The prediction has a mean pLDDT of 80. This is a predicted structure of a 154-nucleotide RNA (Lysine riboswitch aptamer) from a bovine gut metagenome.
RNA sequence: AGAGGUGCGCGCUUUAAGAGUAUCUGUCCGGAGGAUGGCAAGAUCCGGCGAGGGGCAGGGAAAGGAAAUCGCGCCGAAGAGAGGCGAUUUGCCGCCGUUUCUCUGGUGUCCGGGAAAACAUCCCGUCCACUGUCAUCAUGUUUGAUGGAGCGCU
Numbered sequence: 001a002g003a004g005g006u007g008c009g010c011g012c013u014u015u016a017a018g019a020g021u022a023u024c025u026g027u028c029c030g031g032a033g034g035a036u037g038g039c040a041a042g043a044u045c046c047g048g049c050g051a052g053g054g055g056c057a058g059g060g061a062a063a064g065g066a067a068a069u070c071g072c073g074c075c076g077a078a079g080a081g082a083g084g085c086g087a088u089u090u091g092c093c094g095c096c097g098u099u100u101c102u103c104u105g106g107u108g109u110c111c112g113g114g115a116a117a118a119c120a121u122c123c124c125g126u127c128c129a130c131u132g133u134c135a136u137c138a139u140g141u142u143u144g145a146u147g148g149a150g151c152g153c154u
Base pairs, nucleotide, nucleotide: 001154002153005075007074008073009072010071011070013068014067015066023059024058025057026056027055028054029053033046034045035044036043037093038092039091040090078104079103080102081101082100083099084098085097086096088094105131106130107129108128111125112124113123114122115121133148134147135146136145137144138143
């Protein structure tokens, strides 16, 4: 420097879905709780001038995730798990950022588990299949078998 191939990741735009959901307004029922990412504590705020909840009517989103085009960065690309640190009112968890270690060559179907509104999709795991690479053995029709791992291979 290059290769693996439905190859990996990021971003803009558009589209579907999310969803007639969250939520707002009006009205009725109801009658004491409710709100802040979750739990506990604390603080603050709302609430008999009617909380949470429910019925009816009218308005009515968004995010994460997905698909396509285009662009960018690439081939430990990238993903996952565990730990440390920082930030978030106190403690734990979660979310976010950063860092260390470990595992995974790549892709795909079923199955099991997790996330999610979801039978979309993503992540993890077993089996199986395909595929790239190297080693060994066999075969010389350049195919087959076994095994290894990307700190590899050319």